[in-house]
Molecule: c-di-GMP-I riboswitch aptamer
Organism: Chloroflexota bacterium
RNA sequence: CAUACGAAAACGCAAAACUGGCGAAAGCCAGUGACGCAAAGCCAGUGGGCCUAACGCGAAAGCCAAGGUUGCCAGGCUACCGAA
Numbered sequence: 001c002a003u004a005c006g007a008a009a010a011c012g013c014a015a016a017a018c019u020g021g022c023g024a025a026a027g028c029c030a031g032u033g034a035c036g037c038a039a040a041g042c043c044a045g046u047g048g049g050c051c052u053a054a055c056g057c058g059a060a061a062g063c064c065a066a067g068g069u070u071g072c073c074a075g076g077c078u079a080c081c082g083a084a
Stems, first nucleotide, its partner, number of pairs: 005082002012037002017032006035071001041077003046074003049069003056063002
């Protein structure tokens, strides 16, 4: 110095809820907030799972993603600090 790893310290992010807005919905954005997180940074144009079902199909029940979820899992890329 690099990789792995994760003690300490300095930082960082921000669950639920509430308010306002967008959306058919799931959900997302902003503010307040802090459940937690060593990648809770990015990739949904990497794979899987899950959620919604507008449009479409169906006599109906329902089915359906090109919508969403990276704080569901795996994978990829990048990154602060430096004990064992």